[in-house]
């Protein structure tokens, strides 16, 4: 550079459940683990979803969400060139 194992020091935490916050999507803290080798960070682009306005199934405006796919930045152990 490349590539991720039945290896090991370790990390994250899906559904549910409790508290909170928010009109919602949802965040956050706790508990618990279906997954994860970027499941680490950015909403840059795309899909999704929520509010509103509209007024007709289209639009526009504000948000969610990176554990949906893509970009971008960074990086722990192993292996091998």
């Nucleotide at each position: 550079g490349c590539a991720g194992a039945u290896a090991a020091a370790g990390g994250c935490a899906a559904a549910c459940c409790g508290g909170u916050c928010g009109u919602g999507a949802g965040g956050c803290c706790g508990g618990g683990a279906c997954g994860c080798a970027a499941a680490g960070c950015u909403a840059u682009g795309g899909a999704u979803c929520u509010c509103u306005u509209g007024a007709a199934c289209g639009a526009a405006g504000a948000g969610a969400c990176c554990g949906c796919c893509a970009a971008g930045c960074u990086a722990c152990c192993c292996g091998u060139g």

A computed fold for an 81-nucleotide RNA from Rhodopirellula sp. SM50, annotated as c-di-GMP-I-GGC riboswitch aptamer.
Model confidence (mean pLDDT): 81 of 100.
It was read from a public genome assembly, where an Rfam model found it.
Taxonomically the source falls in Rhodopirellula (Bacteria, Pseudomonadati, Planctomycetota, Planctomycetia).